[in-house]
Molecule: transfer RNA
Organism: Chloroflexota bacterium
RNA sequence: UGGGGCGUGGCCAAGUGGUAAGGCAGGGGACUUUGAAUCCCCGACCGAAGGUUCGAGUCCUUCCGCCCCAG
Numbered sequence: 001u002g003g004g005g006c007g008u009g010g011c012c013a014a015g016u017g018g019u020a021a022g023g024c025a026g027g028g029g030a031c032u033u034u035g036a037a038u039c040c041c042c043g044a045c046c047g048a049a050g051g052u053u054c055g056a057g058u059c060c061u062u063c064c065g066c067c068c069c070a071g
Stems, first nucleotide, its partner, number of pairs: 001070007010024003018054001026042005047063005
């Protein structure tokens, strides 16, 4: 420098155009004499900026970061 892949709560991870599942951790509550266990509730506008669209995590462009391949 060229090509490819990935980027979603603190961590892991689904989602593939129609208002973001789940698990762990954390906070609050119920229960309990206390604790543990169990149960309920709470938190993310999706790496950044634009574009397309009635509507974008999802499609397009540029950039940023990480990984792989080639030179």